[in-house]
Predicted 3D model of a 115-nucleotide RNA (SAM riboswitch aptamer (S box leader)) from Gracilibacillus halotolerans. Taxonomically the source falls in Gracilibacillus (Bacteria, Bacilli, Caryophanales, Bacillaceae). It was read from a public genome assembly, where an Rfam model found it. The coordinates come from a structure-prediction model, not an experiment, and the mean pLDDT is 81.
Parts: sequence; structure tokens; C1' cells
RNA sequence: CUCUUAUUAAGAGCGGCAGAGGGAUUAGGCCCUAUGAAGCCCGGCAACCGACAAUUUAAUUUAUAUAAAUUGUAAAGGUGCUACAUCCUACAGGUGAUUACCUGAGAGAUAAGAG
Repeated sequence: CUCUUAUUAAGAGCGGCAGAGGGAUUAGGCCCUAUGAAGCCCGGCAACCGACAAUUUAAUUUAUAUAAAUUGUAAAGGUGCUACAUCCUACAGGUGAUUACCUGAGAGAUAAGAG
């Protein structure tokens, strides 16, 4: 970098350094920001992987062990996140009639696996 699967309206600081931008990209809109943006540190949030425990099922001659599913514990392992729904829209379909609502796709993000 590509592919597959899952999630994407919950949650998380009135801390320190820093000093002008930021909300992925393009466009439009709407916002945050010197009452301090990005970034870094600390703190915090969260069970995706991994860990541990219990239950059920499968296969096995029985047990142990193994595998799968579910539930729970844990934030001293690997990641991630910490304004606003992934801030909203963009493409398709539907409802409704004056630019509103619903569903899906696409794109993005994160995790796990494969190449």
C1' cells in the first nucleotide's frame, strides 16, 4: 500500500509546556480558537486483540487437555481515543413539499487477520 471482517449518535482535564491555527482530503455550510489552536508531556476514557474466570456446545472411549460461542474481571501486555453524530452535506432510493426527514452506498477513522 491492497484485500477481508467488525465498529463508527456512548465515554474521557478549569493540569503543565508551547504559541496560531484547527474540525482527514476537495467544495459548500456550520463551528472551535489569545477566556490559548496544532503538537508534546501528564491525567483520563474505552474491552478491538491478547490475558484470566465461569457457562454452554463440538469432536474424542472417559477424564484432562483442545476448539468455538456467550457472559464477566482487569486499563501493570499490544493498539486506539480524549469539542460538535466520522460536525453536516456531496452518490442512489424513498417520504414530504420547500428545502426538511429516513434508508443505503461511497469515502474516512480504528482494530484484527491475510497478501